[in-house]
RNA sequence: CGAACCUGCACGGGAGAGACUCCGUUCGUUCGGAGCGCCGAAGGAGCAAACUCCCAAGAAACUCUCAGGCCCCAUUACCGUGCAGGCGAG
Numbered sequence: 001c002g003a004a005c006c007u008g009c010a011c012g013g014g015a016g017a018g019a020c021u022c023c024g025u026u027c028g029u030u031c032g033g034a035g036c037g038c039c040g041a042a043g044g045a046g047c048a049a050a051c052u053c054c055c056a057a058g059a060a061a062c063u064c065u066c067a068g069g070c071c072c073c074a075u076u077a078c079c080g081u082g083c084a085g086g087c088g089a090g
Base pairs, nucleotide, nucleotide: 001090005086006085007084008083009082010081011080012079013078018036020035021034022033023032024031037070038069039068043066044064045063046062
């Protein structure tokens, strides 16, 4: 000097599922609550094989839906670019 890897921030890209019913409210296709139905890509939880004498450990975009979400919108997992820090092959 410095690849790869990890963390954070900024910008860009980026789904799904009733605005269904009832009540109150509103100029209103607005807001709030309840009921039923539904989605999974915030988060959370669970598990396979390999490995191992055994125990243990052990992934997700899979499964569950506690949470979250279901007009529009939106910091949504994930991807790209840039910046900062850590570590550091060479």
The RNA shown here (Glycine riboswitch aptamer) has 90 nucleotides and comes from Micromonospora chalcea. The model forms 90% of the base pairs in the Rfam consensus. Its mean pLDDT, the model's own confidence on a scale to 100, is 76. The sequence was found by an Rfam model in a public genome assembly.